TPP riboswitch aptamer (THI element) from Paeniglutamicibacter cryotolerans, 99 nucleotides, folded computationally. Rfam family: TPP riboswitch aptamer (THI element). Rfam describes the family as follows. Vitamin B(1) in its active form thiamin pyrophosphate (TPP) is an essential coenzyme that is synthesised by coupling of pyrimidine and thiazole moieties in bacteria. The coordinates come from a structure-prediction model, not an experiment, and the mean pLDDT is 75. Of the family's consensus pairs, 95% are formed in the model. The sequence is in RNAcentral, with records from Rfam.
RNA sequence: GGCAGUGACACGGGGUGUCCGGCCAGCGGCCGGACUGAGAUAAGACCCGUCGCACCUGAUCUAGUUAGCACUAGCGGAGGGAUGUCGCCCAUGGUUUCC
Repeated sequence: GGCAGUGACACGGGGUGUCCGGCCAGCGGCCGGACUGAGAUAAGACCCGUCGCACCUGAUCUAGUUAGCACUAGCGGAGGGAUGUCGCCCAUGGUUUCC
């Protein structure tokens, strides 16, 4: 001097679906089970913070696929989206020592 890589601290952002059964008179709620997932609603958990693979919008979107969600492709070079400090580290220079 830098921020390619990486850690700590502080702060911040985000999602929680689908199907089956039971109960409640009821489209809704509660309980149990199954599926995918980091996470399936409350735990100081999980994921993510601009070099943005968190997540949101379009979208009750389109095609394939699935019991359904999920998944794959498209949309998509789309539009939004939450960061600072310090350290390790990296580069260069100086000095010292050694060859």